A computed fold for a 103-nucleotide RNA from Paenibacillus sp. N3.4, annotated as Guanidine-I riboswitch aptamer. Model confidence (mean pLDDT): 80 of 100. The source organism's lineage runs through Bacteria, Bacillota, Bacilli, Caryophanales and Paenibacillus. The model forms 96% of the base pairs in the Rfam consensus. Its Rfam family is "Guanidine-I riboswitch aptamer". Its family is annotated with regulation of gene expression in the Gene Ontology.
[in-house]
RNA sequence: CAUACUGUUUUCUAGGGUUCCGUGGCUAUCUUCGCCAGUCUGGUCCGAGAGAAAACACACAACGGAUACGUUGUGGACACGGAGGGGAAAAAGCCCGGGAGUC
Repeated sequence: CAUACUGUUUUCUAGGGUUCCGUGGCUAUCUUCGCCAGUCUGGUCCGAGAGAAAACACACAACGGAUACGUUGUGGACACGGAGGGGAAAAAGCCCGGGAGUC
């Protein structure tokens, strides 16, 4: 310097904002309606390559089987990271991105 591999999905969490609900405030007011606030704890919602768990898949090994295949077990290391842009509400540890960079 180059190539290959480090899988997919679901649930949850760190985190995120404010479309809806709720909460608080204001105006009107019999009630309803409306406006403001996320520097409102929350519910809905979004949500991790470097967070967790599970299922499936993959690789290897053993056993069984004439073969196809089946069962069981093992394995998945390491991982600092801008700015900017995207983002059907908005934002984010989401996406660009195991990126640019750093060691």